The part of an RNA shown here (small-subunit ribosomal RNA, central domain) has 351 nucleotides and comes from Coccomyxa sp. KJ. The organism belongs to Coccomyxa, within Eukaryota. The prediction has a mean pLDDT of 86.

Context: one part of a larger RNA
RNA sequence: UUGGGCGUAAAGGGUCCUGAGGUGGUUUGCUAAGUCUACUGUGAAAGAUCAGGGCUCAACCCUGAAAAUGCGGUGGAAACUGGCAGGCUUAGAAUACGGUAGGGGCAGGGGGAAUUCCCGGUGUAGCGGUGAAAUGCAUAGAUAUCGGGAAGAACACCAAAGGCGAAGGCACCCUGCUGGGCCGAUAUUGACACUGACAGACGAAAGCUAGGGGAGCAAACCGGAUUAGAUACCCGGGUAGUCCUAGCCGUAAACGAUGGAUACUAAGUGCUGAACGACCAAAAACGUGCAGUGCUGCAGCUAACGCGCUAAGUAUCCCGCCUGGGGAGUAUGCCCGCAAGGGUGAAACUC
Numbered sequence: 001u002u003g004g005g006c007g008u009a010a011a012g013g014g015u016c017c018u019g020a021g022g023u024g025g026u027u028u029g030c031u032a033a034g035u036c037u038a039c040u041g042u043g044a045a046a047g048a049u050c051a052g053g054g055c056u057c058a059a060c061c062c063u064g065a066a067a068a069u070g071c072g073g074u075g076g077a078a079a080c081u082g083g084c085a086g087g088c089u090u091a092g093a094a095u096a097c098g099g100u101a102g103g104g105g106c107a108g109g110g111g112g113a114a115u116u117c118c119c120g121g122u123g124u125a126g127c128g129g130u131g132a133a134a135u136g137c138a139u140a141g142a143u144a145u146c147g148g149g150a151a152g153a154a155c156a157c158c159a160a161a162g163g164c165g166a167a168g169g170c171a172c173c174c175u176g177c178u179g180g181g182c183c184g185a186u187a188u189u190g191a192c193a194c195u196g197a198c199a200g201a202c203g204a205a206a207g208c209u210a211g212g213g214g215a216g217c218a219a220a221c222c223g224g225a226u227u228a229g230a231u232a233c234c235c236g237g238g239u240a241g242u243c244c245u246a247g248c249c250g251u252a253a254a255c256g257a258u259g260g261a262u263a264c265u266a267a268g269u270g271c272u273g274a275a276c277g278a279c280c281a282a283a284a285a286c287g288u289g290c291a292g293u294g295c296u297g298c299a300g301c302u303a304a305c306g307c308g309c310u311a312a313g314u315a316u317c318c319c320g321c322c323u324g325g326g327g328a329g330u331a332u333g334c335c336c337g338c339a340a341g342g343g344u345g346a347a348a349c350u351c
Base pairs, nucleotide, nucleotide: 003323004322005321006320007305008304012319014202015201016200021195022194023193025088026087027086028085029084030083031082033081034080035077036076037075038074039073040072041071042070049065050064051063052062053061054060092192093189094188095187096186097184098183099182100181104178105177106176107175108174109173110172111155115151116150117149118148119147120146121145122144126137127136163170164169207248208247209246210245211244212243216242217241221237222236223235224234259318260317261316262315263314264313267296268295269294270293271292272291273290275288276287277286300307301306324351325350326349333344334343335342336341
């Protein structure tokens, strides 16, 4: 390589978007590139294969046949794939219309609880902390308690196995702007679709640059303990940082460790959303078909665990990735970055 694979053994790209490429609903006609078929040319000889023959046998040699799965030419077939032209829509996709749920995003405004600090009152000897202590704070009046003020950050209950988002992620309340989804009945377009190397955009936390901000928490750091030691776990402090604005970084156990799309394949039971039906004064409960989100489970799959209409089942299409452990996500080169570093990514050697 062929092949076999990718939930946990090596292996799904962090996510989305789309130009190339690959693949593509239904129907009619034409075409004949792919496809199939007949004939034909060529595919040297030797070798190899089969059937015979010659050296006493064999090796060796000779004769004939077949084969050489290929390529070219001519004639034909038209189901399928492709091409050209035309049509279809209850089907795929999209748009319009009417509803609808939501922590989806961005911006502005508002709120209360708590914490710390400051001011004032009451009040007096402790407070704090731990396994026990000590460092620490406190007669310059702390802790506790009451009143007032300031600041920053996060939003208890509601809250859920619940909702939204492509993923990262998103939660106090109100307003504005804005993206997507779902349901319904028609109308419109008429395959406009799926996937997507590369490119592009987004992308937790930490980190970086500049300017703000800084209550609490808290790497580093300083003390107190513990201990044989204790560069830790525990305690008292505490700076970056955590927050905001602008710009970088581009990585995570970025996880469902499970790429996307479509179709098919038992049941049962929750939750969310809208729709319809019957009942009703109305609502709820009930039934039906959708969309999502959970659990149990048949068939089937799986090494097992388990998965099981939200598949890891049965199939098709497209992309990504794997190929023994270590060396190593290292070295080197290149690209990106202010840096930290990131992306791509070996080999010797060794078991």